Background: Predicted 3D model of a 403-nucleotide RNA (Bacterial RNase P class A) from Erythrobacteraceae bacterium E2-1 Yellow Sea. Model confidence (mean pLDDT): 76 of 100. It was read from a public genome assembly, where an Rfam model found it. Rfam family: Bacterial RNase P class A. About the family: Ribonuclease P (RNase P) is a ubiquitous endoribonuclease, found in archaea, bacteria and eukarya as well as chloroplasts and mitochondria. Rfam classes the family as a ribozyme.
RNA sequence: CAGGGGGCCUGGGCAGCUGCGAGCGGUUUAUCCGUUCGAGGAAAGUCCGGGCUCCACGAAACAAGGGUGGCGGGUAACGCCCGCCGGGGGUGACCCCAGGGAAAGUGCCACAGAGAGUAUACCGCCGAUGGUCCCUAAAGGACGCAGGCAAGGGUGAAAGGGUGCGGUAAGAGCGCACCGGGGUUCUGGUAACAGCGCCCGCAUGGCAAACCCCACCCGGAGCAAGGCCAAAUAGGGGCCUCGCGCUGUUAAAGGCAGGGGCGUUUCGCCCCGAGAGGCCCGGGUUGGCUGCUUGAGCCAUGGAGUAAUCCAUGGCCUAGAUGAAUGGCUGCCCCUGCGUGGCCGGUCCGUGUUACGGAUACCGCGCGCAGGACAGAACCCGGCUUACAUGGCCCCCUGGCAA
Numbered sequence: 001c002a003g004g005g006g007g008c009c010u011g012g013g014c015a016g017c018u019g020c021g022a023g024c025g026g027u028u029u030a031u032c033c034g035u036u037c038g039a040g041g042a043a044a045g046u047c048c049g050g051g052c053u054c055c056a057c058g059a060a061a062c063a064a065g066g067g068u069g070g071c072g073g074g075u076a077a078c079g080c081c082c083g084c085c086g087g088g089g090g091u092g093a094c095c096c097c098a099g100g101g102a103a104a105g106u107g108c109c110a111c112a113g114a115g116a117g118u119a120u121a122c123c124g125c126c127g128a129u130g131g132u133c134c135c136u137a138a139a140g141g142a143c144g145c146a147g148g149c150a151a152g153g154g155u156g157a158a159a160g161g162g163u164g165c166g167g168u169a170a171g172a173g174c175g176c177a178c179c180g181g182g183g184u185u186c187u188g189g190u191a192a193c194a195g196c197g198c199c200c201g202c203a204u205g206g207c208a209a210a211c212c213c214c215a216c217c218c219g220g221a222g223c224a225a226g227g228c229c230a231a232a233u234a235g236g237g238g239c240c241u242c243g244c245g246c247u248g249u250u251a252a253a254g255g256c257a258g259g260g261g262c263g264u265u266u267c268g269c270c271c272c273g274a275g276a277g278g279c280c281c282g283g284g285u286u287g288g289c290u291g292c293u294u295g296a297g298c299c300a301u302g303g304a305g306u307a308a309u310c311c312a313u314g315g316c317c318u319a320g321a322u323g324a325a326u327g328g329c330u331g332c333c334c335c336u337g338c339g340u341g342g343c344c345g346g347u348c349c350g351u352g353u354u355a356c357g358g359a360u361a362c363c364g365c366g367c368g369c370a371g372g373a374c375a376g377a378a379c380c381c382g383g384c385u386u387a388c389a390u391g392g393c394c395c396c397c398u399g400g401c402a403a
Stems, first nucleotide, its partner, number of pairs: 001399009012333007020038007040374001044385002047383005052222004065218005070084005085099001086097004100213002105211002107207003122153002124149003129146002131143004161179006180202001181200004186195003226290004236281007245256003258272005297316008334372008344364003347359005
């Protein structure tokens, strides 16, 4: 210098004008004035874990349902974080892993293929042995029938370890060496696990993000939780007063009259015909207050720890809106991109070389134009995930060059 890996930060600045919300003060209700404060790294998705609140519940266990899944640590807790182990990728920095059990059982393995699981035999190899034939006989040969094999070919994501030597009729862990795999003693480590040695020819392919088994964890709903106050109108209940077609009665019942229904009429049956005012009670729409922001808080210093994190001391208070405030305009500066200027500096080219002429890809400079993200609290925290213009910082790796 180029390319790359990891960890972070920033999230335009200043001034003027003009708005918005809240607190305090002036002046007390409103208004007005002054003053102070007023979004994020993700406030987002609402995915996981908690605090808080209400509901349920005597405790525990079991069952059901859901979740988690190498080991150790951190934490209020977690599916988060840190460190380590194992596997995979990369030359490397480093990155990725849903990482318990496939020898409890069930199930599945598309297409292709002979065979996909009690593995198989399509092509192929062999045919030692048995058989048939040739051959006088032996030896030998032919056939490829019985049968043997799984080395080679082929199919597939996957075909019962791999390479080599021996062996054989051909072959095969059939035998052997190395590698791989399984078991185990010892050693190291808190552990996951690792290393060495010995034993086993290899003994049941994959899928559990299929059911399932094992271990551990989990009660439900959520600030529209929950608590308090409460007006008008309408409606419910209670009490009192007045009233209720006529009669009757203390009040009723009853009688008479009226209306409606049973299709109509008679008869009969049933139902209806009065409510208003006052006071009180409870529910409740809506509204107001609260919950509400001091909290697993933030900053600094010191200490423990590889780290996540924890401890001590000191300092600080930093939005609480509720149809929902934190905005807009102008000027200058900053950053990025594009354009332009050679009568701007480098740079490059040429020549007649203390200079002159030419070029403008690149670096800078001047001018002009455009752009400056993702997105906005809503009870509060800890995480994860996702989105993000621009600018910047630190550490590391690989390659090249120079010393």